[in-house]
The part of an RNA shown here (small-subunit ribosomal RNA, 3' major domain) has 478 nucleotides and comes from Sphingosinicella sp. SM1-17. RNAcentral holds the full RNA, with entries from ENA. Its Rfam family is "Bacterial small subunit ribosomal RNA".

Context: one part of a larger RNA
RNA sequence: UGACGGGGGCCUGCACAAGCGGUGGAGCAUGUGGUUUAAUUCGAAGCAACGCGCAGAACCUUACCAGCGUUUGACAUCCCGGUCGCGGGUUCCAGAGAUGGAUCCCUUCAGUUCGGCUGGACCGGUGACAGGUGCUGCAUGGCUGUCGUCAGCUCGUGUCGUGAGAUGUUGGGUUAAGUCCCGCAACGAGCGCAACCCUCGUCUUUAGUUGCCAUCAUUAAGUUGGGCACUCUAAAGAAACCGCCGGUGAUAAGCCGGAGGAAGGUGGGGAUGACGUCAAGUCCUCAUGGCCCUUACGCGCUGGGCUACACACGUGCUACAAUGGCGGUGACAAUGGGCUGCUACCUCGCGAGGGGAAGCUAAUCCCAAAAAGCCGUCUCAGUUCGGAUUGUUCUCUGCAACUCGAGAGCAUGAAGGCGGAAUCGCUAGUAAUCGCGGAUCAGCAUGCCGCGGUGAAUACGUUCCCAGGCCUUGUACA
Numbered sequence: 001u002g003a004c005g006g007g008g009g010c011c012u013g014c015a016c017a018a019g020c021g022g023u024g025g026a027g028c029a030u031g032u033g034g035u036u037u038a039a040u041u042c043g044a045a046g047c048a049a050c051g052c053g054c055a056g057a058a059c060c061u062u063a064c065c066a067g068c069g070u071u072u073g074a075c076a077u078c079c080c081g082g083u084c085g086c087g088g089g090u091u092c093c094a095g096a097g098a099u100g101g102a103u104c105c106c107u108u109c110a111g112u113u114c115g116g117c118u119g120g121a122c123c124g125g126u127g128a129c130a131g132g133u134g135c136u137g138c139a140u141g142g143c144u145g146u147c148g149u150c151a152g153c154u155c156g157u158g159u160c161g162u163g164a165g166a167u168g169u170u171g172g173g174u175u176a177a178g179u180c181c182c183g184c185a186a187c188g189a190g191c192g193c194a195a196c197c198c199u200c201g202u203c204u205u206u207a208g209u210u211g212c213c214a215u216c217a218u219u220a221a222g223u224u225g226g227g228c229a230c231u232c233u234a235a236a237g238a239a240a241c242c243g244c245c246g247g248u249g250a251u252a253a254g255c256c257g258g259a260g261g262a263a264g265g266u267g268g269g270g271a272u273g274a275c276g277u278c279a280a281g282u283c284c285u286c287a288u289g290g291c292c293c294u295u296a297c298g299c300g301c302u303g304g305g306c307u308a309c310a311c312a313c314g315u316g317c318u319a320c321a322a323u324g325g326c327g328g329u330g331a332c333a334a335u336g337g338g339c340u341g342c343u344a345c346c347u348c349g350c351g352a353g354g355g356g357a358a359g360c361u362a363a364u365c366c367c368a369a370a371a372a373g374c375c376g377u378c379u380c381a382g383u384u385c386g387g388a389u390u391g392u393u394c395u396c397u398g399c400a401a402c403u404c405g406a407g408a409g410c411a412u413g414a415a416g417g418c419g420g421a422a423u424c425g426c427u428a429g430u431a432a433u434c435g436c437g438g439a440u441c442a443g444c445a446u447g448c449c450g451c452g453g454u455g456a457a458u459a460c461g462u463u464c465c466c467a468g469g470c471c472u473u474g475u476a477c478a
Base pairs, nucleotide, nucleotide: 001478002477003475004474005473007472008471009470010469011468012467013466015462016461019426020425021424022423023422026318027317028316029315030314031313032312033311034309035308042053043052064304065303066302067301068300069299070298073129077128078127079125080124081123082122083121084120087106088105089104091102092101093100094099109119110118111117131293132292134291135290136289140287141286142282143281144280145278147276152191153190154189155188156187157186158167159166160165171182172181173180197270198269199268200267202238203237204236205235206234207233208232211228212227213226216225217224241264244258245257246256247255248254320419324378325377326376327375328374329373336367337366338365341360342359345356346355347354348353385416390411391410392409393408394407395406396405432454433453434452435451436450437449438448
């Protein structure tokens, strides 16, 4: 100087408390451990691994296993020889396919000194080499997690100390903040904080189609004329600064109350992550040192596996019902997406869906029906709760749904009566609850990322648990 203390002081945080809803019990989905397996590819491991890499494993993906093939190689550059086209497509044979062989059709390279001379492409050959999701994240770059959006981390000069170092950065107040004020052997500065950026909330101006409709006509309908006031869209501005008033404070920084205001003391949300810590994670995104393989640890293909199942854990979904189930009714969103796409409307089907068929490269057309809501019924039951499981008939995507897809109809109707010890989230348009959209994607979502609707309770307080910051103290620790 740090680190540590079941030392002290001050302070903060959904840390506790006060509340609301869960998890832990059930069934299922999903990830992991374990076990099994020819293989069940690999990684991630307290918080900070476990709906994580995977924004989507039937083939492909795919890295794993079995078998069948291949060796200058699926891909790049160079050298030698040959061909002149390359390329695209049809048919046939062997084969699981890769591949090998045959056949027909379309097309028929550029420059040129007319020399296969140059380029280009293909075939064959030789070796240099290619290739490796093989190892090492404890050799690395890059990227990321975490403490933590915590308020800290340092430097120059000066001063003090033999020195390590100290001072500044401590102290008195204050703040979300090393934020600001005052004081002080310090005076300044940098990286962080804040602000500058995006978005939501108010107003103004500009603009008025595909959007809107107050007034005037018109219509089944903002449909049409008309209009751009309003809504909205999207650009530019205005607006908030403790600015004003009162109190308090040290006459300061600030704090408390009030006015005005759409908004008040950081207005809400986001982006933004200091010096560093964990030899944290990643050599399987990529890059890369070293090591290793080179007729194989490379490459191609078919089939299988990653989907196994006595069991254990994590994360979720659906429930156990009446604040509910079922039937009817029919109103109100926002974000988004759409061309081998979204599909109105008609028609067939109980339905998934099928057959026709307008519009739309979209403020124009479509997805699109919002759902919780309201009315009726059921009357406390393993039920008109709950939907697992199984049988069967179908639909769709796709070369192909056996291993191993999703969906529909009929039948079946399991566990489950609110969950032990323990444990998680959340302070406001939040929790809870309700639906909608998107990425990935042929198909497949209870996951993920977004969107809006309805919309609470509680916070006395900081003794205690956890984490952190500052000062101080002890130490046989570094």